[in-house]
Predicted 3D model of a 532-nucleotide part of an RNA (small-subunit ribosomal RNA, 5' domain) from a metagenome. The full RNA is in RNAcentral, with records from SILVA.
Context: one part of a larger RNA
RNA sequence: GAACGAACGUUAGCGGCGCGCUUAACACAUGCAAGUCGUACGAGAAAGCUCCUUCGGGAGUGAGUAAAGUGGCGCACGGGUGAGUAUCACGUGGGUAAUCUACCUAUCCGGUGGGGGACAACACUUCGAAAGGGGUGCUAAUACCGCAUACGUCCACUUCGGUGGAGAAAGAUGGCCUCUCCUUGGAAGCUAUCGCCGGUAGAUGAGCCCGCGGCCCAUCAGCUUGUUGGUAGGGUAAUGGCCUACCAAGGCUACGAUGGCUAGCUGGUCUGAGAGGAUGAUCAGCCACACUGGAACUGACACACGGUCCAGACUCCUACGGGAGGCAGCAGUGAGGAAUUUUGCGCAAUGGGGGAAACCCUGACGCAGCAACGCCGCGUGAGUGAUGAAGGCUUUCGGGUCGUAAAGCUCUGUCAAGUGGGAAGAACAUGCUCGAUGUUAAUACCAUCGUGCACUGACGGUACCACUGAAGGAAGCACCGGCUAACUCCGUGCCAGCAGCCGCGGUAAUACGGGGGGUGCAAGCGUUAUUC
Numbered sequence: 001g002a003a004c005g006a007a008c009g010u011u012a013g014c015g016g017c018g019c020g021c022u023u024a025a026c027a028c029a030u031g032c033a034a035g036u037c038g039u040a041c042g043a044g045a046a047a048g049c050u051c052c053u054u055c056g057g058g059a060g061u062g063a064g065u066a067a068a069g070u071g072g073c074g075c076a077c078g079g080g081u082g083a084g085u086a087u088c089a090c091g092u093g094g095g096u097a098a099u100c101u102a103c104c105u106a107u108c109c110g111g112u113g114g115g116g117g118a119c120a121a122c123a124c125u126u127c128g129a130a131a132g133g134g135g136u137g138c139u140a141a142u143a144c145c146g147c148a149u150a151c152g153u154c155c156a157c158u159u160c161g162g163u164g165g166a167g168a169a170a171g172a173u174g175g176c177c178u179c180u181c182c183u184u185g186g187a188a189g190c191u192a193u194c195g196c197c198g199g200u201a202g203a204u205g206a207g208c209c210c211g212c213g214g215c216c217c218a219u220c221a222g223c224u225u226g227u228u229g230g231u232a233g234g235g236u237a238a239u240g241g242c243c244u245a246c247c248a249a250g251g252c253u254a255c256g257a258u259g260g261c262u263a264g265c266u267g268g269u270c271u272g273a274g275a276g277g278a279u280g281a282u283c284a285g286c287c288a289c290a291c292u293g294g295a296a297c298u299g300a301c302a303c304a305c306g307g308u309c310c311a312g313a314c315u316c317c318u319a320c321g322g323g324a325g326g327c328a329g330c331a332g333u334g335a336g337g338a339a340u341u342u343u344g345c346g347c348a349a350u351g352g353g354g355g356a357a358a359c360c361c362u363g364a365c366g367c368a369g370c371a372a373c374g375c376c377g378c379g380u381g382a383g384u385g386a387u388g389a390a391g392g393c394u395u396u397c398g399g400g401u402c403g404u405a406a407a408g409c410u411c412u413g414u415c416a417a418g419u420g421g422g423a424a425g426a427a428c429a430u431g432c433u434c435g436a437u438g439u440u441a442a443u444a445c446c447a448u449c450g451u452g453c454a455c456u457g458a459c460g461g462u463a464c465c466a467c468u469g470a471a472g473g474a475a476g477c478a479c480c481g482g483c484u485a486a487c488u489c490c491g492u493g494c495c496a497g498c499a500g501c502c503g504c505g506g507u508a509a510u511a512c513g514g515g516g517g518g519u520g521c522a523a524g525c526g527u528u529a530u531u532c
Base pairs, nucleotide, nucleotide: 001532002531003530006528007527008526009525010524013378014377015376016375017374018373020370021336026334027333028332030331031330032329035073036072037071040070041069048061049060050059051058052057080289081288082287090213091212092211093210094209095208096207099206100205104202105201106200108199109198110197111196112195113147115145116144122137123136124135125134126133127132153166154165155164156163157162171194172193173192174191175190176189180187181186182185216260217259222252223251224250227249228248229247230246231245232244233243234242264286265285266284267283268279269278270277271276291312292311293310294309295308314325315324316323317322342368344367345366346365350364351362352361353360354359381411382410383409384408391402392401393400394399415473417468418467419466420465421464430454431453432452434450435449436448437447438446476521477520478519479518480517481502482501483500487516488515489514490513491512497504498503
């Protein structure tokens, strides 16, 4: 000199963009943060309104709506934190003939036949304070289970031509009666869309393996028995001591094994001419973790932050028998600390989950609030004005200086404040109407495209504009001995004090304290900590 997730002192007008628990991975009140689908399924309220009434109530509507339940998909993403980890964790470059991949894509290939039995919900009953159960009975499905079929697929054998064996499914919705049957209209059927099953290829994501690279301590020198390798088997999506049995006695190490300390890694960031050094907040990629420890279940994917089970510590409820909980999600509270914000608004946009869609959910996200925490921009007026006013300070008493500074005069109108007006854009979609094309037996339905109309904005009465108006709103902080830009007077008298280093102060202190003046930076300025 530069930097900072800063803090402290003092001061403070506005705006834009960023950024904000670095400490206790300490404990958490309260609310919200993951649901959705009625075009998978069976069932199904109430309030309100209308009518009737013997005033007890009943019927219709609400409505096949809400809320539950079965089932599907999602909950493994998104969000947080950095404890652990010196590790194939990360970075980089390869390998996988040793692998998996839900949803998605394809004018892709083939199929979707025919049956059955349950269990919730519900009804009745029962145990319990509660949390939560038990029993009996009924019922549906895209839930579950046989049977059939098998182009691909998998397994075994193979003369590589094949042969044998195993193994699947689910329907829903809209439209039409052209053909068959009852005939109002429906059933079968046809048709469209979305599904379902087996497979192929892709895309995406993931698992595993290997080379190389990046902390400190040798006052850690030897370490290792599933250890190192082989055979066989098990296990896994998959290789492998991953696991087991048997066999061999190996394997690593001064190019630092083993042990200990510290630490998430990287792109980057800061500094520096560079080499390098330091660092890893925000943003992005990867990893690890979710009260502590352990375990598996479900599933395409987890050994799963807002899932399950067991153990532990802690907190809470209890009828003492027993139960409930996990903010390192967003806010917020206590504690710790030098120190770090609102229990805000909205799903309008972007993105995600579900759904055919409308739409629903989304503390992701978009915004607003707080804090000079940082960077950037603007303002606190401009011109003129010498009896160089008054006043302060100083003086050699002549004067000098603050100083064109002020006053006065002439202007401008940024920002703030007040009054009035007030967006563009962020809106694309979606619904309805009409038209065209495709599909089809069809002019229907549906899909795609287009015209027109309607509707959707948290931010926000915000940005911005106009008017008023130099004032009734806007300058401080540090320094002035040298380094280092800037000097004098008074007070003090080795005292009080200053100080980054050298050093000042013991009666003329440019170094202490105050005044005047000056210098530097400026809505900041200094100090402290840390890095180069």